RNA sequence: CCUCAUCCGCGUGACUGGCGAGGAAAGAUGGAUCUCCAUCGGGAAGCGCGGAUCGUUGCAGCGCCGCUCGCCUGGGCACCCCAC
Numbered sequence: 001c002c003u004c005a006u007c008c009g010c011g012u013g014a015c016u017g018g019c020g021a022g023g024a025a026a027g028a029u030g031g032a033u034c035u036c037c038a039u040c041g042g043g044a045a046g047c048g049c050g051g052a053u054c055g056u057u058g059c060a061g062c063g064c065c066g067c068u069c070g071c072c073u074g075g076g077c078a079c080c081c082c083a084c
Stems, first nucleotide, its partner, number of pairs: 004055001005053008015043002017072006027040005063077003
């Protein structure tokens, strides 16, 4: 000095379903070829950029994302391997 890790800011942002219970605290409306679509609202990992902090002490990981929990359904992201 770089990378990684942590934090902050900006931008971007996939996915955001069904039933039941709880609940002031995320759904509402309409439709359907029925666990999907559209609009509005809310949630949101990740990715990019910039900055700060830090250095083997520890930290992080042994996954993450949609009010909580349960039962389902279906996706996305990160990581690892292979192929093109």
Background
Predicted 3D model of an 84-nucleotide RNA (ZMP/ZTP riboswitch aptamer (pfl RNA motif)) from Microvirga flavescens. Its Rfam family is "ZMP/ZTP riboswitch aptamer (pfl RNA motif)". Rfam 15.1 lists 3,295 matches to the family in 2,545 species. For this family Rfam cites "Recognition of the bacterial alarmone ZMP through long-distance association of two RNA subdomains" (Jones and Ferre-D'Amare, Nat Struct Mol Biol, 2015). It was read from a public genome assembly, where an Rfam model found it. Model confidence (mean pLDDT): 75 of 100.